[in-house]
Molecule: Bacterial RNase P class A
Organism: Limnohabitans sp. Hippo3
RNA sequence: GAAGCUCGCCAGACCGUCGCUGGUGCAAUCUCCGAAAGGAGGCACUGGAGGAACGUCCGGACUGCACAGGACAGCGUAGGAGGCAACGCCUCUCCACCGUGAGGUGAGGAUCAGAGCAACAGAGACGAGCCGAUUGAGUUCGGGUGAAACGGGCAAUCUCUACGCGCAGCAAUACCAAGUAGGCCAGCGUUGAUGUGGUUCCGCAGAGCUGGCGGGUAGGUAGCAUCGAGCCGGGUGGGCGACCCCCGGCCCAGAGUAAUGGCGGUCACACAGCGGGCAACUGCUGUGCACAGAAUCCGGCUUAUCGGCGAGCUUCACAC
Numbered sequence: 001g002a003a004g005c006u007c008g009c010c011a012g013a014c015c016g017u018c019g020c021u022g023g024u025g026c027a028a029u030c031u032c033c034g035a036a037a038g039g040a041g042g043c044a045c046u047g048g049a050g051g052a053a054c055g056u057c058c059g060g061a062c063u064g065c066a067c068a069g070g071a072c073a074g075c076g077u078a079g080g081a082g083g084c085a086a087c088g089c090c091u092c093u094c095c096a097c098c099g100u101g102a103g104g105u106g107a108g109g110a111u112c113a114g115a116g117c118a119a120c121a122g123a124g125a126c127g128a129g130c131c132g133a134u135u136g137a138g139u140u141c142g143g144g145u146g147a148a149a150c151g152g153g154c155a156a157u158c159u160c161u162a163c164g165c166g167c168a169g170c171a172a173u174a175c176c177a178a179g180u181a182g183g184c185c186a187g188c189g190u191u192g193a194u195g196u197g198g199u200u201c202c203g204c205a206g207a208g209c210u211g212g213c214g215g216g217u218a219g220g221u222a223g224c225a226u227c228g229a230g231c232c233g234g235g236u237g238g239g240c241g242a243c244c245c246c247c248g249g250c251c252c253a254g255a256g257u258a259a260u261g262g263c264g265g266u267c268a269c270a271c272a273g274c275g276g277g278c279a280a281c282u283g284c285u286g287u288g289c290a291c292a293g294a295a296u297c298c299g300g301c302u303u304a305u306c307g308g309c310g311a312g313c314u315u316c317a318c319a320c
Stems, first nucleotide, its partner, number of pairs: 001316010012267007020048007030041004050291001055301001057300005062169004074165005079093005094108001095106004109160002114158002116154002126151001130143004173222004183213006194205005228251001230250006237244002269288008
């Protein structure tokens, strides 16, 4: 210098202006919406997407239902040891395969329990027969093909073994709470309640009328995002490592038509064009700046991704 391997990181910055949305404080205890429950409105300060928020694939938290214990069925996992709340995740390690190498990949339990399977070639392909030689005797030895031949292989075919799994999911679930239909309870009522027409009274219709109760639906609130498997920094703390421990600091998005944005400017980065300069470099103009966007919350995995940065290592070439 070229080509690679493995980790880690960034994902434009700042200013102005107009908005959106969560929280806290203050204020009239005022206004508006609603039957209610409840919600909205002002001002100030302040928080407001990601490394994958994607997929919804795996594992949990949480919630409801079910549940004496055990087994079967079904589904899943599979070298060994460890980490973790848990896992199909991660780490170390053995073995196998790939690579010159740094490294990468692995669906790596069992074929002395049982079943099933094997193109072409070959006399014969899964069950012992067949052929040749040999022997007292299926007694012993051999059989051109083929990946495999008179014994074996495949469990990424069923199966067996060990271990794990109750079912459903935040549209879970809990609470608040009108009207209507139906239901239940109490009182009154054919000895005329109740409704209705006209003046006390008379007439007509006439079997219901009044009050209360509770569940569900629409609606509202909680679940839901201040305290956890949390984040950041440090540790001649432990461990090969995943990870754990100790100390200090922090509170860090959150709706239910779904906020996290629009516009302008300056700078940065990349590319292109036209110039300047011997060169390093630099001026102007234009274009571009990926993948993507929380929805109950965490831990993983997979997939997408313009461009850039850092560390360690490998192979080859050259120079000393």